Overview
Model confidence (mean pLDDT): 85 of 100. A computed fold for a 1473-nucleotide RNA from an uncultured Rhodocyclaceae bacterium, annotated as small-subunit ribosomal RNA. RNAcentral holds the sequence, with entries from ENA.
RNA sequence: GAGUUUGAUCCUGGCUCAGGAUUAACGCUGGCAGUGUGUAUAAUACAUGCAAGUCGAGUGGCCAGCACUUUGUGUACAUAUUAUGUAGAUAGAGUGCUGGCCACGGCAGACGGGUGAGUAACACGUUGGUACCUGCCUUGAAGUGAGGGAUAACUCCGCGAAAGCGGAGCUAAUACCGCAUGUGGUCGCAAGACUAAAGCUUCGGCGCUUCAAGAGGGGCCUGCGCAAUAUCAGCUCGUUGGUGAGGUAACGGCUCACCAAGGCUAUGACGUUUAGCUGGUCUGAGAGGAUGAUCAGCCACAAUGGAACUGAGACACGGUCCAUACUCCUACGGGAGGCAGCAGUAAAGAAUCUUCCGCAAUGGGCGCAAGCCUGACGGAGCAACACUGCGUGGAGGAUGAAGGCUUUCGGGUCGUAAACUCCUUUUCUGGGGGAAGAAGUUCUGACGGUACCCCAGGAAUAAGCGACGGCAAACUACGUGCCAGCAGCCGCGGUAAUACGUAGGUCGCGAGCGUUAUCCGGAAUCAUUGGGCGUAAAGCGUCCGUAUGCGGUUUUGUUAGUCCGUGGUUAAAUCCCAGAGCUCAACUCUGGAAUCGUCAUGGAAACUGCAAAACUAGAGUAGUGCAGAGGCAGAUGGAAUUUCGGAAGUAGGGGUAAAAUCCGUAGAUCUCCGAAGGAACACCAAACGCGAAGGCAUUCUGCUGGGCACUUACUGACGCUGAGGGACGAAAGCGUGGGGAGCAAACAGGAUUAGAUACCCUGGUAGUCCACGCCCUAAACGAUGCGAACUAGGUGUUGGGGAAGGAGACUUUCUUAGUACCGCAGCUAACGCGUGAAGUUCGCCGCCUGGGGAGUACGGUCGCAAGAUUAAAACUCAAAGGAAUUGACGGGGACCCGCACAAGCGGUGGAUGAUGUGGAUUAAUUCGAUGCAACGCGAAAAACCUUACCUACCCUUGACAUGUCAGGAAUUCUGCUGAGAGGUGGAAGUGCCCGAAAGGGAACCUGAACACAGGUGCUGCAUGGCUGUCGUCAGCUCGUGUCGUGAGCCCCCGGGUUAAGUCCCGCAACGAGCGCAACCCUUGUCAUUAAUUGCCAUCAUUCAGUUGGGCACUUUAAUGAGACUGCCGGUGACAAACCGGAGGAAGGUGGGGAUGACGUCAAGUCCUCAUGGCCCUUAUGGGUAGGGCUUCACACGUCAUACAAUGGUCGGUACAGAGGGUCGCCAACCCGCGAGGGGGAGCCAAUCCCACAAAGCCGAUCGUAGUCCGGAUCGCUGUCUGCAACUCGACUGCGUGAAGUCGGAAUCGCUAGUAAUCGUGGAUCAGCAUGUCACGGUGAAUACGUUCCCGGGUCUUGUACACACCGCCCGUCACACCAUGGGAGUGGGUUCCACCAGAAGUAGGUAGUCUAACCGCAAGGGGGGCGCUUACCACGGUGGGAUUCAUGACUGGGGUGAAGUCGUAACAAGGUA
Repeated sequence: GAGUUUGAUCCUGGCUCAGGAUUAACGCUGGCAGUGUGUAUAAUACAUGCAAGUCGAGUGGCCAGCACUUUGUGUACAUAUUAUGUAGAUAGAGUGCUGGCCACGGCAGACGGGUGAGUAACACGUUGGUACCUGCCUUGAAGUGAGGGAUAACUCCGCGAAAGCGGAGCUAAUACCGCAUGUGGUCGCAAGACUAAAGCUUCGGCGCUUCAAGAGGGGCCUGCGCAAUAUCAGCUCGUUGGUGAGGUAACGGCUCACCAAGGCUAUGACGUUUAGCUGGUCUGAGAGGAUGAUCAGCCACAAUGGAACUGAGACACGGUCCAUACUCCUACGGGAGGCAGCAGUAAAGAAUCUUCCGCAAUGGGCGCAAGCCUGACGGAGCAACACUGCGUGGAGGAUGAAGGCUUUCGGGUCGUAAACUCCUUUUCUGGGGGAAGAAGUUCUGACGGUACCCCAGGAAUAAGCGACGGCAAACUACGUGCCAGCAGCCGCGGUAAUACGUAGGUCGCGAGCGUUAUCCGGAAUCAUUGGGCGUAAAGCGUCCGUAUGCGGUUUUGUUAGUCCGUGGUUAAAUCCCAGAGCUCAACUCUGGAAUCGUCAUGGAAACUGCAAAACUAGAGUAGUGCAGAGGCAGAUGGAAUUUCGGAAGUAGGGGUAAAAUCCGUAGAUCUCCGAAGGAACACCAAACGCGAAGGCAUUCUGCUGGGCACUUACUGACGCUGAGGGACGAAAGCGUGGGGAGCAAACAGGAUUAGAUACCCUGGUAGUCCACGCCCUAAACGAUGCGAACUAGGUGUUGGGGAAGGAGACUUUCUUAGUACCGCAGCUAACGCGUGAAGUUCGCCGCCUGGGGAGUACGGUCGCAAGAUUAAAACUCAAAGGAAUUGACGGGGACCCGCACAAGCGGUGGAUGAUGUGGAUUAAUUCGAUGCAACGCGAAAAACCUUACCUACCCUUGACAUGUCAGGAAUUCUGCUGAGAGGUGGAAGUGCCCGAAAGGGAACCUGAACACAGGUGCUGCAUGGCUGUCGUCAGCUCGUGUCGUGAGCCCCCGGGUUAAGUCCCGCAACGAGCGCAACCCUUGUCAUUAAUUGCCAUCAUUCAGUUGGGCACUUUAAUGAGACUGCCGGUGACAAACCGGAGGAAGGUGGGGAUGACGUCAAGUCCUCAUGGCCCUUAUGGGUAGGGCUUCACACGUCAUACAAUGGUCGGUACAGAGGGUCGCCAACCCGCGAGGGGGAGCCAAUCCCACAAAGCCGAUCGUAGUCCGGAUCGCUGUCUGCAACUCGACUGCGUGAAGUCGGAAUCGCUAGUAAUCGUGGAUCAGCAUGUCACGGUGAAUACGUUCCCGGGUCUUGUACACACCGCCCGUCACACCAUGGGAGUGGGUUCCACCAGAAGUAGGUAGUCUAACCGCAAGGGGGGCGCUUACCACGGUGGGAUUCAUGACUGGGGUGAAGUCGUAACAAGGUA
């Protein structure tokens, strides 16, 4: 910085992501090189090899070889034979050299290497200090004389399986011991005492002793720094200090004896948990946070525990002793071992390498040296584990190839990508050459035939991984169908998924890429830098006060803080800068800079601190007044309720929405009088007063706290805050004892209700009251801690004081302390706060850090109990929340409208029938429409057809369209078969156009094959179009501008008015658009024009406007006029408008129609039509016949006809309008009772026909009856249409004559030419109308009014709703899963106390025993060893406590879980706020 709470907004707040990093691991993939890194887990166990030896210039031996010397034996030769010489052999001895081995002795094995278990500590880091030690090394000074006694190895003997051991004997030294010397050194005041050595040699040298000093190393002490936890608050007996002694290299309770009783702790002791510390590393702008691999410094450890020895140095990784566990060997008697060295093995684990080469380099040990040793180290190997570098080719190349994917079928894209042409060779392969690293004259290279160089070959050997809904760069197709799956968060998937899977394409990084884990960042989300607390989480209920923190004015001093300078330190490496070396880089080297911090030192003296002295503005005291429901105690008053007594009086009372329980004839309620008792104090009374808060009210008295004002005097900073602590603290509750009128939890009854453990009613106990003692919590709220200062005002009110005016009453004004309202600046997310701050600052305290779990569990403290206080975690969610906005809703409010109610008229609901629907039935009863807004609806006509349904029989390029090929014109007539479709034959027949003809073309028919046709099959929740509905309701929006952080708002609101967002006025609004209205049609009046089929006043004529004539009238149909609140009066605001009137055919929209804003209902329709997708293709397509859509116990809707006399029937008689008509309407006339038949004139219509209108009117009859009402049903007879009236048409005549006597709850329509009533016509149609659409005739009643029902509009209010109340949402129960508390207990770990025990070792003691050096003539002594013993002490044992972990029948609540149960507690007045 982004995503995520909402319809949208702002804020708060959490969760999540993008970055960097890693000793990493896993998945897929993998060409090379360089430099690094590599058991984080089991400080688990270890086979095997190696990792510490060396010195012969300290010494003794054993063995081997060589050389020399010598002795003996014997041989050969020569001289000469006694003998000598020479040669070689053999045995022995000696000497020397070389090598190996065993020892004594010296030095080194305390370094180097590993690990991080322990340790919260002077362990580490840093700063200082010294009571100390220091082998080898350096410098200086002085020495190195003369003796002695042993001993290992070795030899012999013995024991043992072994490891090893014992005895006897021999021997050397730079091993050991005296003596001498004493420069020196130590002790001591001094005198004095004590105190050393080692030799070897190749003759060059190497050593040894003492002392002094140095360098380097170490020991000890010390200030400061360095985890968590208070649900660990007290800890400690060598503990704290002293004196003395011992001990140590050295100080010291380090140890001991005695003495004192101290020491540590809220600035966190003690305990518990965790942890090696640091330089550094990672991250971050920094401050910080996290971390402590590799490298470097320190510490600790070496199977576990203990101990000392040796030594300069250890309490010792590859030394010793003991104990324990484990492993191994064994002859069972006894022994051996310690990889947290390098490799390596097993195990554990997600996981971490070779049983490699070499001492060539660097370094270490020993040695004079040569040299030996060195798993330190130098190298190589394995691993993409990390960082860095290089490569997988470069240039050209369009028919934009093939192929893939996609497509609107045109194309697009992969894509210059490929092919192809030219080029290069890093890398690769082969061949040749070939280092530096070597110092110090020579010699010496593990790496390594490596790096590097040259040549040849050939594009040759080399690309993947993740992602593509938003965050976040990158999109399409197919498959799937809330499935499979994805997911970091939000969230995708229920048939058109850019989110799953695959493919193509694209994006990112690239020998890697993703995932997982962890850390920092983002997170200002613990806030020092840098947050908050009225309502979001957060001010303790209030006050007093301890520690702490902070603190008025002036002067002087001081220099702790502070500031400035200087010096030391801050190891190296790392980081940064510059340069250099590997071809670059990583990496390495050189130099520089930097290094928080800390110490020392010099200076300054403003500020803070400290010390001293003063001051009065803070604070306090005294004085004079004032107000007050401040507190405690005592007394007191009247009204009212109830009860009791008396009187009077009679049938009710009481209670509620209505009732009932209840009281009352045993006398209530009511009325009067009297009495008792308890509790609370009407009016005054108020935005009032007092108190720290809780809280405080009749009146009076006593005691008592605090406040305010004024004024002078005094004290002289005495102050503010306040962790712990203390006190007070409503109501309810608890204990003891009183009291008890009213009220009233619990409880009982009556109602209400589906239920009613409630709301309402009648009763009623604790309690409420008093005294004393507890409890200690509240929405204890101003949801606002206390104190101080500063910062516009205005209005009211309470207490005090001053000033001015006034005779006074009083008025005005100033000031101070409270208490309310409005409001500027400022603040705030907004609401709001605003001198009483939530403004601007300071001081101190308390508190917060997502929601739930939970103010819960455990532990502690308090309490008689109830419970209070302190206070988590597991688990779970991606929100929870604040303020404000727009809607919607409310059993909220205000206003207004509508046949909405009311007032009326007529109906429906009851009957019969018609028709539609549901249901049932059926082979099928085709499908759709379902509250209003489906139900005489789609359907303006189901016998066949229609027809979509069922049964049966048939067809398969198809009944229909286009394209290809072949044949034929088309067509007409006709036989057989079949229910028909169809099947199968026969006959006739040749058209139009071009062309001379051949032939071709168009149309039509037949056949063939394939593209395709076809579908009333699905999805109206993929759609277009059309329609319904709210609703002909008055609304719905936009531009500019104002306001608001913003969603939004203002305009559209207010006052009037209207049918209307219609108009007027006001106004931060001014305008505009779609709606309203008007323009359109029709009707009502008139005029003009026109005059046939219409009309007829005048003139003729006729039976008749029949004809002549005419167009005045009526009418027709075209154009105009007319009505606009225009005029008058009144009301109103001088407005809009309303009321009344005049004129007028018509008056305030004249009547009617068409016209339907933005939108809502995923409303209706894929079966009108169109259309995406899916599905069927010898069938879900097509044809035919028959059947069905017409069924029928039942239920509903809409109608028709009635129930009768305002009527029925019969006779006579009058008056319409609008329509239709050539496959038609059909006249006259004739036949039939009639439906109808015959007939054929007229009419393509102002001409002819349908066509007589009916109610009405005039008469007659019926006389209140199931009828002369009513006509259903049924029987018989006919007519008409039509291929065909059985299922299943309409009508006629005769007969039959059902229900029904005005309709329960409920409900519908209508405000005038309307309702009601009467008939007429049309569409559909062969026929079929009680339906529907039109037409006219006759022709009413009523509207006080807006309380109520329904619907709608505007404003306002509340809201936890926004899928918007058909909303949201709570709790129990039932089921599944998860974590957790309690739990009789059980099993481990750690730790404390008491006691037992006591290995090895050290120290002390010492009867026993042994004893070379020294002393002594000797006996013996001195000294020492072994043994025994005492003290300390590890392991171990017993008992008790504390703490922690695991587990536990059962049990408690909690959380989570698409469709379970019961209710409806909350959100609106949520229906009892």